RNAcentral holds the sequence, with entries from ENA and MGnify. The RNA shown here (transfer RNA) has 74 nucleotides and comes from a candidate division CSSED10-310 bacterium. Rfam family: tRNA. Gene Ontology term of the family: triplet codon-amino acid adaptor activity. Rfam classes the family as a transfer RNA. The coordinates come from a structure-prediction model, not an experiment, and the mean pLDDT is 80.

[in-house]
RNA sequence: GCGGGGAUGGUGAAACUGGCAAACACGCUUGACUUAGAAUCAAGAGACUGAGGGUUCAAAUCCCUCUCCCCGUA
Numbered sequence: 001g002c003g004g005g006g007a008u009g010g011u012g013a014a015a016c017u018g019g020c021a022a023a024c025a026c027g028c029u030u031g032a033c034u035u036a037g038a039a040u041c042a043a044g045a046g047a048c049u050g051a052g053g054g055u056u057c058a059a060a061u062c063c064c065u066c067u068c069c070c071c072g073u074a
Stems, first nucleotide, its partner, number of pairs: 001073007010026003019057001028044005050066005
């Protein structure tokens, strides 16, 4: 240089053929329980999806450019 894969809350990770502006688990906050804590139970907050642009009524998803990471290849 070329080819392929990836980037989504604090972490892991899902999201079908583009269609409820994003599931679930851990963690976090609050409450219940407890002498207190752990465990358990209940409730809640937190991502507008790597950056920019385009297509579309509608984009994490499709197209273009760029950045970073991984694998292969010369």